Transfer RNA from a Candidatus Bathyarchaeota archaeon, 74 nucleotides, folded computationally. Its mean pLDDT, the model's own confidence on a scale to 100, is 80.
[in-house]
RNA sequence: GCGACUGUAGUCUAGAGGUAUGAUUUCUGCCUGCCACGCAGACGGCCCGGGUUCGAUUCCCGGCAGUCGCACCA
Numbered sequence: 001g002c003g004a005c006u007g008u009a010g011u012c013u014a015g016a017g018g019u020a021u022g023a024u025u026u027c028u029g030c031c032u033g034c035c036a037c038g039c040a041g042a043c044g045g046c047c048c049g050g051g052u053u054c055g056a057u058u059c060c061c062g063g064c065a066g067u068c069g070c071a072c073c074a
Base pairs, nucleotide, nucleotide: 001070002069003068004067005066006065007064010024011023012022018054026042027041028040029039030038047063048062049061050060051059
């Protein structure tokens, strides 16, 4: 350089054109003699820019980052 795939809370993850799912971490409460487990609640997220659309995290284009393969490597 070329191609394919991926990008969603601190971490992992599901997702459909219509207020984004679950787990975990953290915090609060309940439970318990205490802790743990368990239960309830709270906080927290769609990589960036543009396009299409009434509406884009989803579709399209470009970019950035990562993974894999190929090429280059005097």